This is a predicted structure of a 61-nucleotide RNA (Fluoride riboswitch aptamer (crcB RNA motif)) from Streptomyces sp. TS71-3.
NCBI's taxonomy places the organism under Bacteria, Bacillati, Kitasatosporales, Streptomycetaceae, Streptomyces.

Parts: sequence; C1' cells; structure tokens
RNA sequence: CAUGGAGACGGCGAUGAGGCUCGCCACAAUCGCGGACACCGCUGAUGGCCUCUGCUCCAGC
Repeated sequence: CAUGGAGACGGCGAUGAGGCUCGCCACAAUCGCGGACACCGCUGAUGGCCUCUGCUCCAGC
C1' cells in the first nucleotide's frame, strides 16, 4: 500500500418527520420506469410496516 474477515460508531436504500424492522456501504452504499430517446410520457413522500405532515383524485356535510 492492497485485499479479506469480525466488532463498534456512523452513513445509505428516486423529495419531509417519528417509531419498528430488513438489506447494503466504509468514500462507498445511493442517484425510479417506459418510448419513436439531446425529446416525450408514467408511478410513488415508505426498502417494508404504522403514524404525522405536504401533494393528488373521488364522495358526503
């Protein structure tokens, strides 16, 4: 210096917050999908579950 393993802390998982849980990463993890692709179109605040906030659609008062 490089590589592998384990542990702690920490970080990340297509836009916010809290709890639980799963996975991943050690400067990396991560940076959605489709099409006729330098342009056009589509879904969702979650990795998953619950709650809150924001946004959108429908119905009632």
The model forms 100% of the base pairs in the Rfam consensus.